[in-house]
Background: Predicted 3D model of RNase P RNA and transfer RNA as a complex of 432 nucleotides. It holds a member of the Rfam family "Bacterial RNase P class A". Gene Ontology terms of the family: tRNA processing, ribonuclease P activity and dimeric ribonuclease P complex. Rfam describes the family as follows. Ribonuclease P (RNase P) is a ubiquitous endoribonuclease, found in archaea, bacteria and eukarya as well as chloroplasts and mitochondria. By type it is a ribozyme.
RNA sequence: AAGGCAGGUCGGGCGGCCGCCCCGUAAGGGGAGGAAAGUCCGGGCUCCGGAGGGCAGGGUGCCAGAUAACGUCUGGGGUUCCGGGGUGACCCGGGGCACGGAAAGUGCAACAGAGAGCAGACCGCCGCGCCUGAUUACUAUUCGACGCGGUAAGGGUGAAACGGUGCGGUAAGAGCGCACCAGCCCCGGCGGUAACGCCGGGGGCUAGGUAAACCCCACCCGGAGCAAGACCAUAGCGGCGAGGGUCGCCCGCCCGUCGAUGCCGCGGUAGGUUGCUGGAGCGCGGAGGUGACUCCGCGCCUAGAGAGAUGGCCGUCGCCCGCAAGGGUACAGAACCCGGCUUACAGACCUGUCUUCACC
RNA sequence: UCCCCGCUAGCUCAAUGGCAGAGCGUUCGGCUGUUAACCGAAAUGUUGAUGGUUCGAGUCCAUCGCGGGGAG
Numbered sequence: 001a002a003g004g005c006a007g008g009u010c011g012g013g014c015g016g017c018c019g020c021c022c023c024g025u026a027a028g029g030g031g032a033g034g035a036a037a038g039u040c041c042g043g044g045c046u047c048c049g050g051a052g053g054g055c056a057g058g059g060u061g062c063c064a065g066a067u068a069a070c071g072u073c074u075g076g077g078g079u080u081c082c083g084g085g086g087u088g089a090c091c092c093g094g095g096g097c098a099c100g101g102a103a104a105g106u107g108c109a110a111c112a113g114a115g116a117g118c119a120g121a122c123c124g125c126c127g128c129g130c131c132u133g134a135u136u137a138c139u140a141u142u143c144g145a146c147g148c149g150g151u152a153a154g155g156g157u158g159a160a161a162c163g164g165u166g167c168g169g170u171a172a173g174a175g176c177g178c179a180c181c182a183g184c185c186c187c188g189g190c191g192g193u194a195a196c197g198c199c200g201g202g203g204g205c206u207a208g209g210u211a212a213a214c215c216c217c218a219c220c221c222g223g224a225g226c227a228a229g230a231c232c233a234u235a236g237c238g239g240c241g242a243g244g245g246u247c248g249c250c251c252g253c254c255c256g257u258c259g260a261u262g263c264c265g266c267g268g269u270a271g272g273u274u275g276c277u278g279g280a281g282c283g284c285g286g287a288g289g290u291g292a293c294u295c296c297g298c299g300c301c302u303a304g305a306g307a308g309a310u311g312g313c314c315g316u317c318g319c320c321c322g323c324a325a326g327g328g329u330a331c332a333g334a335a336c337c338c339g340g341c342u343u344a345c346a347g348a349c350c351u352g353u354c355u356u357c358a359c360c
Numbered sequence: 361u362c363c364c365c366g367c368u369a370g371c372u373c374a375a376u377g378g379c380a381g382a383g384c385g386u387u388c389g390g391c392u393g394u395u396a397a398c399c400g401a402a403a404u405g406u407u408g409a410u411g412g413u414u415c416g417a418g419u420c421c422a423u424c425g426c427g428g429g430g431a432g
Stems, first nucleotide, its partner, number of pairs: 001356010012317007020031004033331001037342002040340005045225004057221005062076005077099001078097008100216002105214002107210002122155002124151006131144001133143002163181006182206001184203008229274004236266005245261004281300008318329004361431007370384004378415001386402005408424005
């Protein structure tokens, strides 16, 4: 210097003209995001339910902490994979893990294989019986066929076959016995808040997999959602009042009848107002903590529409493509508000690390 | 704004966690003077995508993508 990986920050600048929304009498001021997205989790807020408990249903699942809360985050433990070092135990660096329970119960395991759960004798190994079998002059031995039995050492099947190595033992074998190792359970000690780790002793001799199968255990969750909800209220409906006036109906004119106009209430459709943006807020500094984060001080105000504003054009600079003319400038657009997760994203910058090349 | 369902061969749909099939369609052959019908045969899937659980995934789980439906 280039490239890869990991983490973080930003994600076009300046100016002019014409518009849109909000605040303001006006002058003037403010006006999309890191994801505003997906709606996958969690909370605030609002209404319903007198309060609480349980069943059903759903969710979470090593430990501790952070937090309003979480399936998020931080730190730790365990386990596993990769690379390097070491004879080895192990150590160093990086990554992954839905990581309670399978010595409570039920279920499942295709094909292959003799046997797939407290199993199993196909080949093999061994014993006994038997044969007008082979070998031999004969017997014995050995070999072979058949039958009965023993055997889980070896072969073979499988994703998985009921601890491993060695010695003893045996007809052959077998935790059958012993030593060491791995693992499990119990007891004790030490370290740690804990998960867990280390050490010592004892036991029975091995306990298979699967809970993102049912299930068991522990903990959490009431339901609905701003089109929630609140206020005003035209139409409509009910009651009271009917004295007078006005209008309509009727009519050539008058009287009369009926209806509306009045007051009170119900109701909550059209419409309007509110909820609505000052908040678990942002910036700087300090303190505590390994950290997530918390506390204190000072300063700041930073969209609020309601079918939905945040736009268009021009100039110039930056970047990309192109010889040039010229073209392009990522993903994407708030809808009650926050905390996360996930997904999309041209390009630029910073930090760390690895590889390659160049120079000293 | 919120909720639910689906995605499998060209089309319509099956499949208990265990070799992905059926009907229609397509192609070829037969039958017929010819076509249709009929008979026989054949081809056809990254099960929407990517990860994970499991010995094993169309099926179970997570995250995306696309489509459809519903409530107010």